[in-house]
């Protein structure tokens, strides 16, 4: 250098055909139980959706160019 999946919360990840609030565990706080401590169970906290730009009333989704992970191909 070509193709292909991929990049969303501290970790894994979902997120349909554009609109419905940006989400599930997990961790973390905290509060409940408990004789304490785990589990369980309740509430919170926490995101520029990889950057930058375009379509559009509206974009995590669609388009373009760049970056970075993975894996093919030369």
């Nucleotide at each position: 250098g070509g193709c292909u999946g991929g990049g969303u919360a501290g970790c894994u990840c979902a997120g349909c055909u554009g609109g419905u609030c940006a989400g599930a565990g997990c961790a973390u706080g905290c509060g409940a139980c408990u004789c304490a401590u785990a589990a369980c169970c309740g509430c919170a906290u926490g995101g520029u959706c990889g950057c930058g730009g375009g379509u559009u009333c509206g974009a995590g989704u669609c388009c373009c160019g760049c970056c970075c992970c993975a894996g093919c191909c030369a």
Predicted 3D model of a 74-nucleotide RNA (transfer RNA) from a Chloroflexota bacterium.
Rfam family: tRNA. It is annotated as a transfer RNA.
The source organism's lineage runs through Bacteria, Bacillati and Chloroflexota.
Model confidence (mean pLDDT): 81 of 100.